[in-house]
A computed fold for a 477-nucleotide part of an RNA from Garcia nutans, annotated as small-subunit ribosomal RNA, 3' major domain. The coordinates come from a structure-prediction model, not an experiment, and the mean pLDDT is 82. Lineage of the source: Eukaryota > Spermatophyta > Mesangiospermae > Aleuritideae > Garcia.

Context: one part of a larger RNA
RNA sequence: UGACGGGGGCCCGCAUAAGCGGUGGAACAUGUGGUUUAAUUCGAUACAAAGCGAAGAACCUUCCCAGGGCUUGGCAUGCCAUGAAUCCUCUUGAAAGAGAGGGGUGCCUUCGGGAACGUGGACACAGGUAGUAUAUGGAUGUCGUCAGCUUGUGUCGUAAGGUGUUGGGUUAAGUCCCACAACGAGCACAACCCUUGUGUUUAGUUGCCACUGUUGAGUUUGGAACCCUAAGUAGACUGCUGGUGAUAAACCAGAGGAAGGUGAGGAUGACAUCAAGUCAUCAUGCCCCUUAUGCCCCUAGGCGACACUCAUGCUACAAUGGCCGGGACAAAGGGCCGCUAUCCCGCGAGGGUGAGCUAACUCCAAAAACUCAUUCUCAGUUUAGAUUGCAGGCUGCAACUCACAUGCAUAAAGCCGGAAUCGCUAGUAAUCGACGGUCAGCCAUACGACGGUGAAUUCAUUCUCGGGCCUUGUACA
Numbered sequence: 001u002g003a004c005g006g007g008g009g010c011c012c013g014c015a016u017a018a019g020c021g022g023u024g025g026a027a028c029a030u031g032u033g034g035u036u037u038a039a040u041u042c043g044a045u046a047c048a049a050a051g052c053g054a055a056g057a058a059c060c061u062u063c064c065c066a067g068g069g070c071u072u073g074g075c076a077u078g079c080c081a082u083g084a085a086u087c088c089u090c091u092u093g094a095a096a097g098a099g100a101g102g103g104g105u106g107c108c109u110u111c112g113g114g115a116a117c118g119u120g121g122a123c124a125c126a127g128g129u130a131g132u133a134u135a136u137g138g139a140u141g142u143c144g145u146c147a148g149c150u151u152g153u154g155u156c157g158u159a160a161g162g163u164g165u166u167g168g169g170u171u172a173a174g175u176c177c178c179a180c181a182a183c184g185a186g187c188a189c190a191a192c193c194c195u196u197g198u199g200u201u202u203a204g205u206u207g208c209c210a211c212u213g214u215u216g217a218g219u220u221u222g223g224a225a226c227c228c229u230a231a232g233u234a235g236a237c238u239g240c241u242g243g244u245g246a247u248a249a250a251c252c253a254g255a256g257g258a259a260g261g262u263g264a265g266g267a268u269g270a271c272a273u274c275a276a277g278u279c280a281u282c283a284u285g286c287c288c289c290u291u292a293u294g295c296c297c298c299u300a301g302g303c304g305a306c307a308c309u310c311a312u313g314c315u316a317c318a319a320u321g322g323c324c325g326g327g328a329c330a331a332a333g334g335g336c337c338g339c340u341a342u343c344c345c346g347c348g349a350g351g352g353u354g355a356g357c358u359a360a361c362u363c364c365a366a367a368a369a370c371u372c373a374u375u376c377u378c379a380g381u382u383u384a385g386a387u388u389g390c391a392g393g394c395u396g397c398a399a400c401u402c403a404c405a406u407g408c409a410u411a412a413a414g415c416c417g418g419a420a421u422c423g424c425u426a427g428u429a430a431u432c433g434a435c436g437g438u439c440a441g442c443c444a445u446a447c448g449a450c451g452g453u454g455a456a457u458u459c460a461u462u463c464u465c466g467g468g469c470c471u472u473g474u475a476c477a
Base pairs, nucleotide, nucleotide: 001477002476003474004473005472007471008470009469010468011467012466013465015461016460019424020423021422022421023420026315028313029312030311031310033308034306035305042053043052064301066299067298068297069295070294073125077124078123079121080120081119082118083117087102088101089100090099091098092097107114108113127289128288131286132285136283137282138278140276141274148187149186150185151184152183153182154163155162156161166179167178168177169176193266194265195264196263198234199233200232201231202230203229204228208223209222210221237260240254241253242252243251244250304443317417321376322375325372326371327370333364334363335362338357339356343352344351345350383414388409389408390407391406393404430453431452432451433450435448436447
């Protein structure tokens, strides 16, 4: 100087407490471990692995396994020979491939040849999701959006080092003020950026409004006031008033204001730490393979196994509810190899038809919780829907292993969950639906983003956990 202490002081955080809802019990979904297997490809393992890489494994993907093939190779550069290339047919085969036959000559040219492509040959080489993340780059997680981490000059000390960065206040903040052998500076903080909340200017089509019109919807005509859209601009700064404070920084109360003390949310992550994770995104040193650890694939299988285990979710256990019938109100997205209206058929999934839309125009699209009315009356039920049988549907060469959705039948566990444990402080939790990416289809109950309805509680800092500053002890470095 650090680190540590079941030492001390001060402070903070959904850390505790106060509340609300969960997990842990059930069924199912997904991931992990284990076991099994020809293979169940590989990686991730306390917090910080386990709905993670994977924004989508039937084939492909795909790395794994079995079998069938190739050896200058599917890909790159260089050499030689030959044929332009593309194309058609046959045999064999599970296919890949192998073999045979046919047809056919374009472009440029200095007539030597050349370009592009195919086939064959010899080598240099290609290739490797083989190993090493304890050889690395890059980007990432974590502590932690915690308030810290350093440096120049000066000065103190023999030196390691100290000071500054400490003290008194204050702040979300090493934020600011005052004091001080320190005076300055840098990286973080804050601000600048984006979204949202208010006004205003400009612009009005496909959006908005009024009249006309109509069963209704459209249409027509007019308008730029509103809504909205999207560019600009204003606005919030402790600016104003009072109090407290040290005549400071600041804090408390108030006015005005759409918004008040960082308005709310996001992006933004200092110096370091964990030899943290990643050689399988990519790049790369070394090492290894080179008729194989490469390649084409190809065919079929596996990644989907199943006594069990843990993690994350979804659905429930009901009456604040279930069923049935009317009625209402969003936002944000996506669409031409696409979204698909309307009409007809079907109980339905869906099929036929095919208007409109390259979209503020049209379509997906029905929002659902909600509300009005009906019925059920506390039961394993008109709860819950697993499982299984049959039938038909869609995508796709293909749905057995192994997809999804539909109808009828079947009707399991489950009556609120032990010890323990998690999230959340406001448009939040809880609850309700709509959308997107990936995508032929989909195992999505995931992930990301959107709005609707909309709470309770916080006495406080004694204790638990994590962190910051000062101080003290130490047989630790």